[in-house]
RNA sequence: CCUGCCGGACGGGCAGUCGCUCCCGGUUACGGGGGAGGAAAGUCCGGUCUCCACAGGGCAGCGUGCCGGCUAACGGCCGGGGGGGCGUCUGGCGACGGGCGCUUCACGGAAAGUGCCACAGAAAAUAUACCGCCCGGGCGACCGGGUAAGGGUGAAAAGGUGCGGUAAGAGCGCACCGCGGGCGGAGCGAUCCGUCCGGCAGGGCAAACCCCACGCGGAGCAAGACCAAAUAGGGGAGGAGGAGCGGCCCGCUCCGCUACACUUCCGGGUAGGUCGCUAGAGCCGGGCAGCAAUGUCCGGCCCAGAUGAAUGACUGCCGCCCGCAAGGGUACAGAAACCGGCUUACACUCCGGCAGGCCUC
RNA sequence: GAGCGGGUCGCCAAGUCGGUUAAGGCGCAUUCCUGCCGAGGGUGCAUACGUCGGUUCGAGCCCGGCCCCGCUCUCCA
Numbered sequence: 001c002c003u004g005c006c007g008g009a010c011g012g013g014c015a016g017u018c019g020c021u022c023c024c025g026g027u028u029a030c031g032g033g034g035g036a037g038g039a040a041a042g043u044c045c046g047g048u049c050u051c052c053a054c055a056g057g058g059c060a061g062c063g064u065g066c067c068g069g070c071u072a073a074c075g076g077c078c079g080g081g082g083g084g085g086c087g088u089c090u091g092g093c094g095a096c097g098g099g100c101g102c103u104u105c106a107c108g109g110a111a112a113g114u115g116c117c118a119c120a121g122a123a124a125a126u127a128u129a130c131c132g133c134c135c136g137g138g139c140g141a142c143c144g145g146g147u148a149a150g151g152g153u154g155a156a157a158a159g160g161u162g163c164g165g166u167a168a169g170a171g172c173g174c175a176c177c178g179c180g181g182g183c184g185g186a187g188c189g190a191u192c193c194g195u196c197c198g199g200c201a202g203g204g205c206a207a208a209c210c211c212c213a214c215g216c217g218g219a220g221c222a223a224g225a226c227c228a229a230a231u232a233g234g235g236g237a238g239g240a241g242g243a244g245c246g247g248c249c250c251g252c253u254c255c256g257c258u259a260c261a262c263u264u265c266c267g268g269g270u271a272g273g274u275c276g277c278u279a280g281a282g283c284c285g286g287g288c289a290g291c292a293a294u295g296u297c298c299g300g301c302c303c304a305g306a307u308g309a310a311u312g313a314c315u316g317c318c319g320c321c322c323g324c325a326a327g328g329g330u331a332c333a334g335a336a337a338c339c340g341g342c343u344u345a346c347a348c349u350c351c352g353g354c355a356g357g358c359c360u361c
Numbered sequence: 362g363a364g365c366g367g368g369u370c371g372c373c374a375a376g377u378c379g380g381u382u383a384a385g386g387c388g389c390a391u392u393c394c395u396g397c398c399g400a401g402g403g404u405g406c407a408u409a410c411g412u413c414g415g416u417u418c419g420a421g422c423c424c425g426g427c428c429c430c431g432c433u434c435u436c437c438a
Base pairs, nucleotide, nucleotide: 001357002356003355004354005353006352007351008350009349012318013317014316015315016314017313018312020035021034022033023032024031025030037332041343042342044341045340046339047338048337049220050219051218052217061216062215063214064213065212066080067079068078069077070076081107082105083104084103085102086101087100088099089098090097091096108211109210113209114208115205116204117203130151131150132147133146134145135144136143137142159177160176161175162174163173164172178200179198180197181196182195183194184193185192186191224275225274226273227272234266235265236264237263238262247257248256282301283300284299285298286297287296288295289294319330320329321328322327362434363433364432365431366430367429368428371387372386373385380418388406389405390404391403392402393401411427412426413425414424415423
């Protein structure tokens, strides 16, 4: 210098003409003002809000899971602890340890219980012995015993290293490393440090059941509320005179009652309309507290609210990219009640880190 | 807008509690049978767990992210 990857920031500017939507002023004509995002996305978490349910507690179910803090809340964020990985320096005969830097982790419990660990292998957790090694017997093939250092199997093998010890070996003994426990100290705590004791008894899996701790009532703005056509259906009142039909009464007729048509009123409710609907855990700047997340104070600001769903089109100049030029391109993507997060997508440019290549010293 | 369900060969479809080679049917090829075809019998066939990660010795299965497909949603009873 080039290329690629990861993380973060940014997400073209000015002007004009014609439209769309909302608000304000105006009698009208018209005038003035607002009008997509960092993710508006996925709908994965958490909340506000609304309706329904609800005495209290438990079981079941679901979710979260080192510690502390922040927050309205969270599976989010900040800080810390511990583990892993890489680089570098360093101590030790060795096992292994220490310092610094970067990075990463769904990181409660495997010593409550149950379960699983294929194949291979002697043995997969109650231990056990294929080869080997050693001792004894046998001419020998081999047999009996000891051993778990070495080999072999496996993803994983019953603590490791060094020295001693032994027939060969072995925590068998010692020192160190590791592990477990007690005590003391530091810290709110996770945890860390020191010291003593125990030869060492328990390998992995809880994104297997489970145990422990904490949290959770359900549904969702198509929630929910209000106004309210036409048609049909429901309820109340009226239903005059005459005629007719059905029922009750009745031996029959008349009268009477109920009721239909019809008139009028009421309520539910559909289409449709209105509210919910945007001034809010709000934005900008500064001060203070805090390592930080964040909190608090002061000043300023108003910044979409549509619903068969507006936020657009064209032109000029400038910016950036491709191209010799003419010219072309300028990412991902678009609100739908609102807010805090997470995840995913994203051209150019800028910042930080890593990897590879080339050139020069 | 909000809320649910599901992705396994070309098609249908099994596979709950992880285990090494993922059934089965339709299909396709070949062969037997037949004068020929069909039906039937035998043999064989290749191809699949939507995708990317994680947990695990080991993942279609367990856990996350993404992609695709489908369904439901006025009110009252």